[in-house]
Molecule: c-di-GMP-I riboswitch aptamer
Organism: Myxococcota bacterium
RNA sequence: CAUCCGAAAAGGCAAUCCGGGCGAAGGCCCGGUGCGCAAAGCUCCUGACCCCGCGGAAACGAGUGCGGGGGAGAUGGGCUGCCGAA
Numbered sequence: 001c002a003u004c005c006g007a008a009a010a011g012g013c014a015a016u017c018c019g020g021g022c023g024a025a026g027g028c029c030c031g032g033u034g035c036g037c038a039a040a041g042c043u044c045c046u047g048a049c050c051c052c053g054c055g056g057a058a059a060c061g062a063g064u065g066c067g068g069g070g071g072a073g074a075u076g077g078g079c080u081g082c083c084g085a086a
Base pairs, nucleotide, nucleotide: 005084006083012037013036017032018031019030020029021028022027035073041079042078043077045076049070050069051068052067053066054065
């Protein structure tokens, strides 16, 4: 120095809830709160799951499809990164 790893220290992020805004919804943004996180940083390559529309169909329900949207704190992959005990 690098990899693995995760003690300590310095920090970082922000679940949930509340307030405000956008949206048909899922959800997103800002402020407060602080569940938790060694990548809870970025990336939508993967897509659990969620929303909307459509068809089968005259109606209801279930299952299965097609299209659009969301989802990085569902997971996996890729890229980058603070510190340095065992």